The RNA shown here (c-di-GMP-I riboswitch aptamer) has 76 nucleotides and comes from a Thermoleophilia bacterium. The coordinates come from a structure-prediction model, not an experiment, and the mean pLDDT is 84.
RNA sequence: GAUCGAUAAAGGCAAACUCACCGCGAGGUGAGCACGCAAAGCCAGAGGUCUCCACGGAGACGGCUCGGCUGCCGAA
Numbered sequence: 001g002a003u004c005g006a007u008a009a010a011g012g013c014a015a016a017c018u019c020a021c022c023g024c025g026a027g028g029u030g031a032g033c034a035c036g037c038a039a040a041g042c043c044a045g046a047g048g049u050c051u052c053c054a055c056g057g058a059g060a061c062g063g064c065u066c067g068g069c070u071g072c073c074g075a076a
Base pairs, nucleotide, nucleotide: 004074005073012037013036017032018031019030020029021028022027035063041069042068043067045066046065047064048061049060050059051058052057053056
């Protein structure tokens, strides 16, 4: 350094739910909370699911699976 991920250390994120706001909707944002996560950091590239409109398009989900880029620590 790479692979890898521990009864390690320092940290990080935040499901569902509640409240408020935005959106036709899927859903998103903020606060509380804490199901969980070794990338639950970033990117809609491929697939998949979902929504709207109507027959051909537009959108949402990255914590559905794969893929790409970057990152803390260092046991076995």